[in-house]
RNA sequence: CCAGACGGUUGGACGGCCGCUGGCGGCGAAAGCUGCUGGAGGAAAGUCCGGGCUCCACGGAAAUGCGGUGCCGGCUAACGGCCGGCGGGGGCGACCCCAGGGAAAGUGCCACAGAAAGCAAACCGCCCAGGCUUGCCUGGGUAAGGGUGAAAGGGUGCGGUAAGAGCGCACCGCCUUUCUGGUAACAGAAAGGGCAGGGUAAACCCCACCGGGAGCAAGACCGAAUAGGGGCGGCCGGCGCCGUGGGCAACCAUGGGCGCAAAGCGAUUUCCGGCUUGCCGCCCGGGUUGGUUGCUAGAGGCGGGUGGCAACAUCCGUCCCAGAUGAAUGGCCGUCCAGCGCUAAAAGGCGCGGACAGAACCCGGCUUACAGACCGUCUGGAUUA
Numbered sequence: 001c002c003a004g005a006c007g008g009u010u011g012g013a014c015g016g017c018c019g020c021u022g023g024c025g026g027c028g029a030a031a032g033c034u035g036c037u038g039g040a041g042g043a044a045a046g047u048c049c050g051g052g053c054u055c056c057a058c059g060g061a062a063a064u065g066c067g068g069u070g071c072c073g074g075c076u077a078a079c080g081g082c083c084g085g086c087g088g089g090g091g092c093g094a095c096c097c098c099a100g101g102g103a104a105a106g107u108g109c110c111a112c113a114g115a116a117a118g119c120a121a122a123c124c125g126c127c128c129a130g131g132c133u134u135g136c137c138u139g140g141g142u143a144a145g146g147g148u149g150a151a152a153g154g155g156u157g158c159g160g161u162a163a164g165a166g167c168g169c170a171c172c173g174c175c176u177u178u179c180u181g182g183u184a185a186c187a188g189a190a191a192g193g194g195c196a197g198g199g200u201a202a203a204c205c206c207c208a209c210c211g212g213g214a215g216c217a218a219g220a221c222c223g224a225a226u227a228g229g230g231g232c233g234g235c236c237g238g239c240g241c242c243g244u245g246g247g248c249a250a251c252c253a254u255g256g257g258c259g260c261a262a263a264g265c266g267a268u269u270u271c272c273g274g275c276u277u278g279c280c281g282c283c284c285g286g287g288u289u290g291g292u293u294g295c296u297a298g299a300g301g302c303g304g305g306u307g308g309c310a311a312c313a314u315c316c317g318u319c320c321c322a323g324a325u326g327a328a329u330g331g332c333c334g335u336c337c338a339g340c341g342c343u344a345a346a347a348g349g350c351g352c353g354g355a356c357a358g359a360a361c362c363c364g365g366c367u368u369a370c371a372g373a374c375c376g377u378c379u380g381g382a383u384u385a
Base pairs, nucleotide, nucleotide: 001381002380003379004378005377006376007375008374009373010372012336013335014334015333016332017331018330020039021038022037023036024035025034026033027032041356045367046366048365049364050363051362052361053215054214055213056212058273059272060271061270062269063268064267066211067210068209069208070207071085072084073083074082075081086100087098088097089096090095101206102205106204107203108200109199110198123146124145125142126141127140128139129138130137131136132135154172155171156170157169158168159167174193175192176191177190178189179188180187181186219293220292221291222290229284230283231282232281233280234279235278238260239259240258241257242256243254244253245252246251262277263276264275265274300319301318302317303316304315305314306313307312337354339352340351341350342349343348
């Protein structure tokens, strides 16, 4: 100097004029005026995960069902997130990617091509024997060579054989056992063995772990209402006691109270505990479209110390940085600046021109979009000394 990888910051500045709004004051009966101070993001987006918070009678244990996650260890309120490691793959490398448990529990699939794609297989070829029309046929052996394919039943080499083949041997690979290191996933070593139990689970499945629902348009309060409304009809609770009405009494009526039983209760069933207990239809008809709150002091930001490879934890100090409600956080002008182009070049001048995009209860993540500018660390290459 060129090319690349990873991480971080920013994404305009200043001045003037006018406008909107939250908070705290001052004046004012009020409307309003005025002073100070704050006012849209790194993704506010998607609504894909996880929670805080609110409401809803369900809670504990087990089994099955449905859904989610899937190597090991750690962080976190939690997660399908993050950090560190292991294994596999890509790259010269810095680094990047993985929907990463199990194929020896079972089922399914592997199109076409090919002889053959789960218990196999012989198309061409090679070897042996026989026949004979001398280049063909028949039989036997073979899977080393060739072909097909994404993949053909271990790989390379040597020996051996009629020709071959783990047939034998060496190394690699695979399996079993033991030892060493590591918290572990795993890694390494040794011994022995058969020379093989192909691939696919983002196919069904098996295994391990996790899982109520709805959501700020949740919810609470105030206000409001001939109104806690009026009329009609039907069905209906098992047993016992009490009350009420009718009846001389026996008894009849009765959703009025209490108890037992029964039924129901965020997948189903069982056990334990808890909670609730009338239902249906038609007609008339009032209020509610309002206000306050929830609503911003937090799993908060910033700076520093300590621990940790790190994610992060902890301690000290410091700060308050939007709360709108048809929805504020803006508009105009001028100058400067990042960048681009023209002017031979510099200066100067002229022109163009600054991305993605707007809070609505809040937070931790993931994913997607993004013109330009800057910083740091590392890798490869070239040159010079």

Bacterial RNase P class A from a Pseudomonadota bacterium, 385 nucleotides, folded computationally. Its mean pLDDT, the model's own confidence on a scale to 100, is 78. The source organism's lineage runs through Bacteria, Pseudomonadati and Pseudomonadota. The model forms 95% of the base pairs in the Rfam consensus. Its Rfam family is "Bacterial RNase P class A". It is annotated as a ribozyme. Its family is annotated with tRNA processing, dimeric ribonuclease P complex and ribonuclease P activity in the Gene Ontology.